[in-house]
């Protein structure tokens, strides 16, 4: 660098001891009833393999768990755009707000 997912799932134990949710900023939340971070064990999902099954292919179903990967909150939320909707304002097709939609960027996983 290039494609695909990212509103669902899955916690016990040791050790350690303050700060932790990526990064900055701001909200919100975990956290001495011990969080985060290590190991062990469990456990989740189905990216990749490897097996069955129908299929012309493309790609689809199921099943393991060999190889990653995950197991507070949507990737915890926002951030930039928006010829989109809906509402507020004195409110015009504009303007300015607020909410939601959908896009972006970052990041994270995984295959190339």
């Nucleotide at each position: 660098c290039u494609c695909a997912u990212c509103c669902a799932g899955a916690g016990g134990g040791a050790c350690u001891g303050a700060g932790g949710g990526a990064u900055a900023c701001g909200g919100c939340c975990c956290g001495a009833u011990g969080a985060c971070g290590u190991c062990c064990c469990g456990g989740c999902a189905a990216c990749c393999g490897u097996c069955c099954g129908a299929u012309c292919c493309a790609g689809c179903g199921g099943a393991u768990u060999g190889g990653u990967g995950c197991c507070a909150a949507a990737u915890c939320c926002g951030u930039c755009c928006u010829g989109c909707c809906a509402c507020c304002g004195a409110g015009a097709u504009c303007c300015g707000g607020u909410g939601g939609g959908g896009g972006a960027a970052a990041g994270a996983u995984g295959a190339g």
RNAcentral holds the sequence, with entries from MGnify. Predicted 3D model of a 112-nucleotide RNA (SAM riboswitch aptamer (S box leader)) from a soil metagenome.